[in-house]
This record gives sequence, structure tokens and C1' cells, in this order.
RNA sequence: CAAGAUGGCCGGGCAGUCGCUGGUUGUUUGUUGUCGCAAGACGACAGAUGGCUGGAGGAAAGUCCGGGCUCCACAGGGCAGGGUGCCAGGUAACGCCUGGGGGGCGAAAGCCUACGGAAAGUGCCGCAGAAAGUAGACCGCCUAAGUUACCACUUUCUUUUUAGAGAGGGGCUAACCGGUAAGGGUGAAAGGGUGCGGUAAGAGCGCACCGCAUGGCUGGCAACAGCUCAUGGCAGGGUAAACCCCACUCGGAGCAAGACCAAAUAGGGAUUCAUUGGCGUGGCCCACGCUGAAUCCGGGUAGGUCGCUUGAGGUGUGUGGCGACAUGCAUCCCAGAUGAAUGACUGUCAGGGCUUCUUUGAAGCUUUACAGAACCCGGCUUACAGGCCAUCUUGCGGA
Repeated sequence: CAAGAUGGCCGGGCAGUCGCUGGUUGUUUGUUGUCGCAAGACGACAGAUGGCUGGAGGAAAGUCCGGGCUCCACAGGGCAGGGUGCCAGGUAACGCCUGGGGGGCGAAAGCCUACGGAAAGUGCCGCAGAAAGUAGACCGCCUAAGUUACCACUUUCUUUUUAGAGAGGGGCUAACCGGUAAGGGUGAAAGGGUGCGGUAAGAGCGCACCGCAUGGCUGGCAACAGCUCAUGGCAGGGUAAACCCCACUCGGAGCAAGACCAAAUAGGGAUUCAUUGGCGUGGCCCACGCUGAAUCCGGGUAGGUCGCUUGAGGUGUGUGGCGACAUGCAUCCCAGAUGAAUGACUGUCAGGGCUUCUUUGAAGCUUUACAGAACCCGGCUUACAGGCCAUCUUGCGGA
């Protein structure tokens, strides 16, 4: 200098003018309550006008998880169903995070992981191929053993006399019957691999080494890893993000939850079932509780207050821990709108891009991302112009 990896931060600044809204406080207007003979004092509600002060996010997004909180409700057990799936920790909890292990990718830094079980069972593995499972033989190899034929040799017999028949042993012969799964072919994958022996030819058939399984020993909390350990010729593979089995775990609904106040109407009508019934916040059963429940038609209201922001809170620092995090001390208050506020304009500065001049600079033009709280919190996922910081890997070059 270039390429890459991991983690983190910012994502417009400053000034002025005007505007919106929460809190607090001063003055003031109206209505009204209490006390007081009165003057007045203390409040409540609705405004007006000043001061001070606060006012969208790292994702507020997706609504995918987990909770806090509210209600059913006093809420138990089982079945079905759902979720998670290596180990150990963290956490209020989690499908999250941290640290390890196994597997995969990468030269590496690093990244990914839907990672329990295939020897409980079932299913699937197209085409090709003999055969994808209670496995088979297409090409090939063998002919030891068995059958038949042929050829030559030896020998015997004969009326066939350069011939016929029988017997014996033989053959780089041929066929049948058979053997084989080592070689080749097909395929993603074909009953472990390499070598030696053995065989008619072969095969864990036997042996050595490797692999695999079981056991043992060592290290580790564990997942697992290692071992010149022992035994065994040894279960055809893959697939569970197929059904299934196993382990752990799981009430439901949700701030449009729910509570209170005010107002209005029709405490309306019809039908069905009824204590052996009906209802009770996922389904079914039991238990428990209550005593009516369900359907349809028709009518009224839809206003206000609370919930609503002080929290599993933020920041700084000490201690413990590899870390996630825990804990002590100090300090801070950091939006609560309700058709929905948190903004608009001007000037200037900064960053990026382009052009021109020019050379470590100047001028001009243009642009500055994704995006907007609605009960709150912890995560995950997705989007993001541009800029900055730290550490690490590799390459080139220099000292």
C1' cells in the first nucleotide's frame, strides 16, 4: 500500500425568527364549594397571558419469541395438541445471549449449524443398473469336482487289418451343470480399505495394519478428546427440516386488557332446552364452582377521567468472572399525545460526489441514508447514503 475478517460509534452541527405540546410557577377572567357578621381566606373546574424547563429510534419497523401488568378465577389432574432439542453457564424468562464440544466451509483471521435417537417400528432413495434389500449376476474369471463330446498316446481283443470296440492315464480343447463377487460397467450411494497368504478362480476365508463396535484407563463438571490397552471378523448404507420414539416444557385473552364517572333507552319481543340440564377465556374427559343458558328480531349510548410512565431504569466507578453478567457506592429523571404534539423557514459550517483551474490548494454545481413513540420491558429478524475508531489475517514492497 492492497484485499479480507470481527467488534463498536456517529448518522448532521451552530445561530436567528415563527409554531405545537407535557411539567412547574407568577399574574388574571369566569363559574362554584367551605369557613366567616363582614372584610376576606382556603380550594375545585374552565380559560387568557408571562417566566423556567422537557419533547421520536438504533431500529420506534416486522408482530416472530419471552415476560411485567390487567381480567376470567379460588383454578387441580389427565389425554390429545403445541414448542424446544450437543454440554455448561447467564437471565424475570426465552426459540435469546456467553463460553466450550462435534460436524461443515475457508489458505487464514473467521463464518455457518433445524446438533437427542436409524441396533423399537413404518415409509422413501426417481432414472440408470443384474441388483438399492429376506439383494443380485450384465461383461468378465474358474472348470478343481460331476456329465457329454472331441483329439492324440499306451495297451488288450477282433472276421472289419494304413480299421472297429473296450480299458488306462492325458489335454493352454469345447459344451452343459455349476462356482465367484476380487476385476470392469451403472449410479449420489453396491455387503469396509490396502497388502500378503490361500484357492480351480475368488471371498475376512485366514493374517498384518487402518477403519468399526464393545469394554477399560487418562483428562475434563459435562458434551467429548486421547491411549504402542483388551476383546471381537464386525450390524448393507442414507434419510427423522419423513411418520415415529425419547427428554424437558406449555391455562387463556389482551391496554380496542381493565377500573370509575356521567348520559340515554324499550327492566322490549319471539323461539328452543331445562337440574338426568345449562354455563364457567383454546379442544376432550374428570374434579370444582355457579344456577339458568342459547339463538334471532328491534331500540339506545359510543362522552369524560384513570390505566399512562420511577423502571427486571440510565450513566460513572470499584470488586468478582475467560465471558454473558452479578454486586457495592455515587449520580440523574430522560415524551406521554388521543385523529393523534415533538415542526417550518433563513443563514452558515461540516461530510460525500461531479466539473474546471490548479497542485499537497481554490472555485462552482449538486446531495446528505433507513425511517416517526401510542401500556412497558428483554431479545431476534429486516432496512440504512455517507463517515470514523480499534483489533486480527493474508499478499506486495521497504527499513
This is a predicted structure of a 399-nucleotide RNA (Bacterial RNase P class A) from Sansalvadorimonas verongulae. Its Rfam family is "Bacterial RNase P class A". Rfam classes the family as a ribozyme. Gene Ontology terms of the family: dimeric ribonuclease P complex, tRNA processing and ribonuclease P activity. The prediction has a mean pLDDT of 77.